The prediction has a mean pLDDT of 88.
c-di-GMP-I-GGC riboswitch aptamer from a Woeseiaceae bacterium, 85 nucleotides, folded computationally.
RNA sequence: AUUGUAAAAGGCAAACCGAUCGAAAGGUCGGGACGCAAAGCCACCGGUCUACGGGCGCGAGCCUAGGAUAGCGGGGUUGCCGGUU
Repeated sequence: AUUGUAAAAGGCAAACCGAUCGAAAGGUCGGGACGCAAAGCCACCGGUCUACGGGCGCGAGCCUAGGAUAGCGGGGUUGCCGGUU
C1' cells in the first nucleotide's frame, strides 16, 4: 500500500424485557444476541422517521427540522488482528 477466505487476541450488540430521559421519532443504563471487519467517530450529501414549537385551515387535518437515524446509502476521519505485496 492493498485485502477480509480461515484463525487467534479481543470488540460491538438487532428484536425483545426492565429502568430512565424525551411531545414524539428516539437516546442512555442493565439484561439479551439478530447480526457486524469499522455495527469506532462526524449529520457534509441523498434517503427515511418524528412534529413540541411555528405556519395554514371553520374543522378533520395539512406543511415545516431547528429534532432523530452513523445497524439506510454515499462521503470524511481514526484504528485492532491476519493474508498478500

It was read from a public genome assembly, where an Rfam model found it.